Model confidence (mean pLDDT): 76 of 100. This is a predicted structure of a 97-nucleotide RNA (THF (Tetrahydrofolate) riboswitch aptamer) from a bovine gut metagenome. RNAcentral records the identical sequence in 2 taxa. Its Rfam family is "THF (Tetrahydrofolate) riboswitch aptamer". Gene Ontology term of the family: tetrahydrofolate metabolic process. Of the family's consensus pairs, 83% are formed in the model. The sequence is in RNAcentral, with records from MGnify.
[in-house]
């Protein structure tokens, strides 16, 4: 010098258990606070979480008969599995040549 490995995590598919369907959640967005970001250091106008707000906004049906059950629906939550992608970026280190 060239090539490569590895994290958090992300996307998607799937299994299980829930929540909502009397609309919470999801998605968008303002402010504040915080957290994490391959082995070490730095780390954003990026990511995520929490709090307080803003705009938008929905799919129920059957059985039952007041307790619920089933099938749906929701860019729904958590946990597990498969696949793909993967440090924003910078420096150093690591492996091979």
């Nucleotide at each position: 010098g060239c090539a490569g490995a590895g994290u958090a995590g992300a996307a998607u598919c799937u299994g299980g258990c829930g929540c909502g369907u009397u609309a919470a959640g999801u998605g968008c967005u303002g402010c504040a606070u915080g957290u994490a970001c391959g082995g070490g250091g730095a780390g954003u106008u990026g990511a995520c979480a929490u709090g307080c707000g803003g705009a938008c906004g929905a799919a129920a049906a059957g059985c039952a008969g007041u307790a619920g059950c089933u099938u749906g629906c929701g860019g729904u939550g958590c946990c597990g599995g498969g696949u793909u992608c993967g440090c924003a970026u910078c420096c150093c280190a690591c492996u091979g040549c």